[in-house]
RNA sequence: GGAGGCAUCGGCGAUGGAGCUCGCCGCUAUGUGCUUGGUGCUGAUGGCUCCUACUCCUGU
Repeated sequence: GGAGGCAUCGGCGAUGGAGCUCGCCGCUAUGUGCUUGGUGCUGAUGGCUCCUACUCCUGU
């Protein structure tokens, strides 16, 4: 000096915020859903919980 491993830290995971956790990645951090002739459809999560916004039903 290089390679590899581990640890720490950081970035990302289709529409907002926070906590925990999982996966991938490393500052060049790889993320930007599905579908149609016309276009239309689901979801604020990768997963869990809470808040905000939106939608549906019921009650007051």
This is a predicted structure of a 60-nucleotide RNA (Fluoride riboswitch aptamer (crcB RNA motif)) from an Actinomycetes bacterium. The sequence was found by an Rfam model in a public genome assembly. The source organism's lineage runs through Bacteria, Bacillati, Actinomycetota and Actinomycetes. Of the family's consensus pairs, 100% are formed in the model. Model confidence (mean pLDDT): 79 of 100.